This is a predicted structure of a 137-nucleotide RNA (SAM riboswitch aptamer (S box leader)) from a Planctomycetota bacterium.
Of the family's consensus pairs, 94% are formed in the model.
It was read from a public genome assembly, where an Rfam model found it.
The prediction has a mean pLDDT of 79.
Lineage of the source: Bacteria > Pseudomonadati > Planctomycetota.
RNA sequence: CUCUUAUCCAGAGUGCCUGAGGGACGGGCCCGUUGAAGGCACAGCAACCCGUGCGGAACCGCUUGAUAGGCGGGAGCCGUGAACAGGGUGCUAAAUCCCUCCCGCUCGCGUUAUGCGAUCUUGGGGAUAGAUAAGUG
Numbered sequence: 001c002u003c004u005u006a007u008c009c010a011g012a013g014u015g016c017c018u019g020a021g022g023g024a025c026g027g028g029c030c031c032g033u034u035g036a037a038g039g040c041a042c043a044g045c046a047a048c049c050c051g052u053g054c055g056g057a058a059c060c061g062c063u064u065g066a067u068a069g070g071c072g073g074g075a076g077c078c079g080u081g082a083a084c085a086g087g088g089u090g091c092u093a094a095a096u097c098c099c100u101c102c103c104g105c106u107c108g109c110g111u112u113a114u115g116c117g118a119u120c121u122u123g124g125g126g127a128u129a130g131a132u133a134a135g136u137g
Stems, first nucleotide, its partner, number of pairs: 001137001003135006013042005021031003026099003043092003048088003051084002053080004059073005096129001101126003104120001106118004
């Protein structure tokens, strides 16, 4: 960098350095000298991966009339949260801040017909794009 899968309506900040931008792009709309983005320190949120724990199947040993049942077992296999938060990431304004493309409900307007606009949980459904994690190449 490419591809695949999953998630994205929740949650979570203080101080120092620095000094003008930032919210992916575009259009909006917001945040920002009452200090943006970035860096450092400590902290927090979350549960994607690893680990620990727990449970299950198989296997082994003991018991037993018994391949049932019971007890014990160590590496591996499967699962797991309404267990831990130890490690690897990530994150700590606004739904991924909203929209973009397609479809649908409702309402209004209009046409011979095809349509146009507003809305939907001030957040209808799906896709594209993006972000994060894990894995493949």